[in-house]
Context: one part of a larger RNA
RNA sequence: CUGGGCGUAAAGGGCGCGCAGGCGGCGUGUCAAGUCGGACGUGAAAACCCCUGGCUCAACUGGGGGAUGUCGUUCGAAACUGGCAUGCUUGAGUGCAGGAGAGGGAAGCGGAAUUCCCGGUGUAGCGGUGAAGUGCGUAGAUAUCGGGAGGAACACCAGUGGCGAAGGCGGCUUCCUGGACUGUAACUGACGCUGAGGCGCGAAAGCUGGGGGAGCGAACAGGAUUAGAUACCCUGGUAGUCCCAGCCGUAAACGAUGAACACUAGGUGUGGGAGGUAUCGACCCCUCCCGUGCCGCAGCAAACGCAUUAAGUGUUCCGCCUGGGGAGUACGGCCGCAAGGCUAAAACUC
Numbered sequence: 001c002u003g004g005g006c007g008u009a010a011a012g013g014g015c016g017c018g019c020a021g022g023c024g025g026c027g028u029g030u031c032a033a034g035u036c037g038g039a040c041g042u043g044a045a046a047a048c049c050c051c052u053g054g055c056u057c058a059a060c061u062g063g064g065g066g067a068u069g070u071c072g073u074u075c076g077a078a079a080c081u082g083g084c085a086u087g088c089u090u091g092a093g094u095g096c097a098g099g100a101g102a103g104g105g106a107a108g109c110g111g112a113a114u115u116c117c118c119g120g121u122g123u124a125g126c127g128g129u130g131a132a133g134u135g136c137g138u139a140g141a142u143a144u145c146g147g148g149a150g151g152a153a154c155a156c157c158a159g160u161g162g163c164g165a166a167g168g169c170g171g172c173u174u175c176c177u178g179g180a181c182u183g184u185a186a187c188u189g190a191c192g193c194u195g196a197g198g199c200g201c202g203a204a205a206g207c208u209g210g211g212g213g214a215g216c217g218a219a220c221a222g223g224a225u226u227a228g229a230u231a232c233c234c235u236g237g238u239a240g241u242c243c244c245a246g247c248c249g250u251a252a253a254c255g256a257u258g259a260a261c262a263c264u265a266g267g268u269g270u271g272g273g274a275g276g277u278a279u280c281g282a283c284c285c286c287u288c289c290c291g292u293g294c295c296g297c298a299g300c301a302a303a304c305g306c307a308u309u310a311a312g313u314g315u316u317c318c319g320c321c322u323g324g325g326g327a328g329u330a331c332g333g334c335c336g337c338a339a340g341g342c343u344a345a346a347a348c349u350c
Base pairs, nucleotide, nucleotide: 004321005320006319007304008303012318014201015200016199017198021194022193023192025088026087027086028085029084030083031082033081034080035077036076037075038074039073040072041071042069048066049065050064051063052062053061054060091191092188093187094186095184096183097182098181103177104176105175106174107173108172109171110154115149116148117147118146119145120144121143125136126135162169163168206247207246208245209244210243211242215241216240220236221235222234223233258317259316260315261314262313263312266295267294268293269292270291271290272289273288274287275286276285299306300305323350324349325348332343333342334341335340
């Protein structure tokens, strides 16, 4: 390279936007680049294949024919691919009418609880554990009542529920703002899909500067446990956790399952919408679309299992894999303040 693969064996990029590239709906006309056919030219000899001859056979060798190409020139064909022109509406998008949502950003507000402070009541314990001790408390703790401060998180609702591309998003109100869905069929008329590079987003931890600090709590200190105990348990507790600005760019970033489109039995929940039926009416019931679960046929699969949300059947494009260790390491390059990240070997060894 060919081939075969990527849920769990090695293998889907963390996620999006998108330049180049690759691929691309239904008609008509035209061109003839790809494609197909004819003719001519060329494709040295040897080698190879077929026929035949010479060494007693064969190897070897002589003769004849064939074969050999992303080849050139020329004449044609027009189905398919492609170019150009023109048209269409089903793909895609826009408009209009709707309802749903923890989607994002900003500001403000609220109650419960913990802690701390002040005051009242009150007295000897509290706390914690398997049991204890360290710790707190007669300078009045714990408990309880009233007042205040401050930070962080939002019980119930809450759901295999919703939203988002992913990371992720949950008290309430307002403002700004993205997307999806349903119905309609007015408009555009293939405007599409994918996407190497590139750009952006990206949990937690970590970093820089500034603020904040209630609770929790790496490190650390002490108490226990133990043979020891640099742990598990307990009492404390600093970074951090929170906010603003800027970095970092990783993860079991998981559905361990790339994106898009089409097709292929059903059953049963649930969220959003529409139509119908029914009723006084809300329900109920039926149908359609979108989402999200469970079960299950064919098929697939090494099995487990997947099964219209495919891991089935196909097409297009991208990423990735190629025995284990060495190693996601060294070196080099790029990025970063650093921590480190990205790219990524070999010797050697089994």